Background: The prediction has a mean pLDDT of 78. Fluoride riboswitch aptamer (crcB RNA motif) from a Nitrospirota bacterium, 67 nucleotides, folded computationally. It was read from a public genome assembly, where an Rfam model found it. It matches the Rfam family "Fluoride riboswitch aptamer (crcB RNA motif)". Gene Ontology terms of the family: positive regulation of gene expression and response to fluoride. The model forms 100% of the base pairs in the Rfam consensus.

[in-house]
RNA sequence: CACAAAAUAGGCGAUGGAGUUCGCUUAACCGUCCCGAUGCAUGGGGACUGAUAACUCCUACCAUCUC
Numbered sequence: 001c002a003c004a005a006a007a008u009a010g011g012c013g014a015u016g017g018a019g020u021u022c023g024c025u026u027a028a029c030c031g032u033c034c035c036g037a038u039g040c041a042u043g044g045g046g047a048c049u050g051a052u053a054a055c056u057c058c059u060a061c062c063a064u065c066u067c
Base pairs, nucleotide, nucleotide: 010025011024012023013022016058017057018056019055020054021053031048032047033046034045035044037042
């Protein structure tokens, strides 16, 4: 350095926090669409949805109504 195993484990699931459950993992994960460039993967511009992987709550944002 690489590989494998283990843990009262850890980490991850497109924008924050908490609880529960599920899934994944030593990399899991890093949304959709359009235009153009390049030339077969990756970067330039523009537009759009969502604070959940799922459920619940809080915060932020947005829309409507009332005071």